[in-house]
């Protein structure tokens, strides 16, 4: 240089064109405790960038950026 995968809350992770983007992790508050930790109730936070298609895009097309991984 070529090909393939993958990119979603701080972390990991699920979502096959339409319901407020779902979960466990962390993390604040408040409850239980003599303190802690467990546990319980509740907030907080996300679709790598840009362009097309479409009534409608996280999802599908095109380009570009990052990382793995094969080939030369």
């Nucleotide at each position: 240089g070529c090909g393939g995968c993958a990119g979603u809350a701080g972390u990991a992770u699920a979502g096959u064109g339409g319901u407020u983007a779902g979960u466990a992790u962390a993390u604040g508050a408040c409850g239980u405790u003599g303190c802690c930790a467990a546990c319980g109730u509740u907030g907080u936070g996300a679709c790598c960038c840009g362009a097309g298609u479409u009534c409608a895009a996280a999802u599908c097309u095109c380009g570009g950026c990052u990382g793995c991984c094969g080939c030369a």
A computed fold for a 72-nucleotide RNA from Candidatus Woesearchaeota archaeon B3_Woes, annotated as transfer RNA. Its Rfam family is "tRNA". The source organism's lineage runs through Archaea, Nanobdellati and Candidatus Woesearchaeota. RNAcentral records the identical sequence in 2 taxa. The sequence is in RNAcentral, with records from ENA and MGnify. The coordinates come from a structure-prediction model, not an experiment, and the mean pLDDT is 81.